[in-house]
RNA sequence: AGGGGUAUAAUUAAAUGGUAUAAUGACGGUCUCCAAAACCGUUCUUGAGAGUUCGAUUCUUUCUACCCCUG
Numbered sequence: 001a002g003g004g005g006u007a008u009a010a011u012u013a014a015a016u017g018g019u020a021u022a023a024u025g026a027c028g029g030u031c032u033c034c035a036a037a038a039c040c041g042u043u044c045u046u047g048a049g050a051g052u053u054c055g056a057u058u059c060u061u062u063c064u065a066c067c068c069c070u071g
Stems, first nucleotide, its partner, number of pairs: 001070007010024004018054001025043006047063005
């Protein structure tokens, strides 16, 4: 320099254009002599910009970060 891939909650992952979901975590509660476990509830999310569309995590494009391949 060229080509490809990945980016979603604090973490790990789902989501075939139609309300973004689960587990773990954190916090509160029930239970317990206490704690753990279990159960109930709460909390926190689509890397940035632009475009297409009635509607975008999803399609197009630019940029950013990381990974891989070729030279």